[in-house]
RNA sequence: GCGCCUGUAGCUCAGUUGGAUAGAGCGGCCGCCUCCUAAGCGGCAGGUCACACGUUCGAAUCGUGUCAGGCGCA
Numbered sequence: 001g002c003g004c005c006u007g008u009a010g011c012u013c014a015g016u017u018g019g020a021u022a023g024a025g026c027g028g029c030c031g032c033c034u035c036c037u038a039a040g041c042g043g044c045a046g047g048u049c050a051c052a053c054g055u056u057c058g059a060a061u062c063g064u065g066u067c068a069g070g071c072g073c074a
Base pairs, nucleotide, nucleotide: 001073002072003071004070005069006068007067010026011025012024013023019057028044029043030042031041032040050066051065052064053063054062
């Protein structure tokens, strides 16, 4: 330099034949329970879906470019 893959909550990830409020588990906070803790149960917060532009009535999802990480080739 070229090609391919990945980027979604603090962490690990799901969701991609475009569709209406973006989710799960763990973690955090509050409460219940308990003599206390753990476990269990209930609730809450937390997201520019890597960034920009474009296509579209509508984009996490499609297109182009950029950035970061990984793999391969040279």
The RNA shown here (transfer RNA) has 74 nucleotides and comes from a Candidatus Omnitrophota bacterium. The coordinates come from a structure-prediction model, not an experiment, and the mean pLDDT is 80.